A computed fold for a 371-nucleotide RNA from an Acidimicrobiia bacterium, annotated as Bacterial RNase P class A.
RNA sequence: UGAGUCGGCUAAGCGGUUGCGUCAUUUCCACUCGUGAAAGCAAUUUCAUUUGUGGAAGUGCCGAGGAAGGUCGGGGCUCCAUAGGGAAAGGUGCUGGCUAACGGCUAGUCAGGGCGACUUGAAGGAAAGUGCCACAGAGAAUAAACCGCCGAUGGCUUUUGAGAAAUCGAAGGCACAGGCAAGGGUGAAACGGUGCGGUAAGAGCGCACCAGUAUUUCGGGCGACCGAGAUAGCUAGGUAAACCCCACCUGGAGCAAGGCCAAGUGUGAGGGGGCUUCCCGCCACGCCUGCAAAAGUAGGCGCCCUCAAGGUAGGCUGCUUAGAUGGAUGACCGCUCUAGACAGAACCCCGCCUAUCGGCCGACUCACUUC
Numbered sequence: 001u002g003a004g005u006c007g008g009c010u011a012a013g014c015g016g017u018u019g020c021g022u023c024a025u026u027u028c029c030a031c032u033c034g035u036g037a038a039a040g041c042a043a044u045u046u047c048a049u050u051u052g053u054g055g056a057a058g059u060g061c062c063g064a065g066g067a068a069g070g071u072c073g074g075g076g077c078u079c080c081a082u083a084g085g086g087a088a089a090g091g092u093g094c095u096g097g098c099u100a101a102c103g104g105c106u107a108g109u110c111a112g113g114g115c116g117a118c119u120u121g122a123a124g125g126a127a128a129g130u131g132c133c134a135c136a137g138a139g140a141a142u143a144a145a146c147c148g149c150c151g152a153u154g155g156c157u158u159u160u161g162a163g164a165a166a167u168c169g170a171a172g173g174c175a176c177a178g179g180c181a182a183g184g185g186u187g188a189a190a191c192g193g194u195g196c197g198g199u200a201a202g203a204g205c206g207c208a209c210c211a212g213u214a215u216u217u218c219g220g221g222c223g224a225c226c227g228a229g230a231u232a233g234c235u236a237g238g239u240a241a242a243c244c245c246c247a248c249c250u251g252g253a254g255c256a257a258g259g260c261c262a263a264g265u266g267u268g269a270g271g272g273g274g275c276u277u278c279c280c281g282c283c284a285c286g287c288c289u290g291c292a293a294a295a296g297u298a299g300g301c302g303c304c305c306u307c308a309a310g311g312u313a314g315g316c317u318g319c320u321u322a323g324a325u326g327g328a329u330g331a332c333c334g335c336u337c338u339a340g341a342c343a344g345a346a347c348c349c350c351g352c353c354u355a356u357c358g359g360c361c362g363a364c365u366c367a368c369u370u371c
Stems, first nucleotide, its partner, number of pairs: 001367010012336007020063002023060009034049006065342001069353002072351005077254004089250005094108005109123001110121004124245002129243002131239003146184002148180003153177002155174008192210006211235002213232008258317004267308006273283003285302007337340001
């Protein structure tokens, strides 16, 4: 100098005009709980002051974010449920630590990627059991045999030797029985790899080395795990985001939670006309229904006032040094510059994820050059 990795900060600035919201404060108006004074015989009226509520105007302070977003995880808070234990269902899943908790953070381990800084992780168990593995392929897991190799052994057969013959021997052929799994071929994946021996041909069949697994010893680490060695031919495919097994965790609903006040209507009780001291009871008035031709009889309801319980509308609270509930935080102008992204709180908090014009800072890596 160039190319990168990781982490952090910021989120145009200044000024002016005019709006919006909460709170505080001042003035005025209306209503209202009280107090006092005056007038009047009294009822009452007027004035002053004060409590509270509402309205208007003025002044002052404060007034979105790094994600306020998605509503994904967790907690506080609230209501409901709840003896104890288990099952079911769901979630989490390497190790240590942090945290109120988490599926979060952090430091590590292992595995993949990168020359590297660094980064990614659905990272328990497939050697407990069951299931599944398309197409292709002989065969997809108790292995199998299309091409191929062999055909030692058995069979058939040719030549030939011995023999009286049966038969026996030697050399060759066939590929019938049969043997093999090295090679080819298929596939995402084919039951360790290389070499030597071995064999009819072959094969961990044997051996050496390498890789893996299991068991085990020693050393290091809290641990995941790492390093070194020994033994066993043990070679065991993949899939658990298939069932399942193991360990741990989990009651449900959510601020439209929940709490308080409380019109109207409806409910219950009492009172209001006459008798009756009162209660109970009876009678009277109006309307409706049944029976009845009617008279009458039986049942029901009622207009006003007061009280009570519950509770709808509505209001207050929950609710915040932004704090609404028709929901505020805006608009315009001027100047400067690199010409300004994503985006707007609704109970609170901790995280995660997603969106984002640019600018700044720090640590580190690689390449080249110069001293």

About this RNA:
Its mean pLDDT, the model's own confidence on a scale to 100, is 76. The model forms 95% of the base pairs in the Rfam consensus. Rfam family: Bacterial RNase P class A. Rfam classes the family as a ribozyme.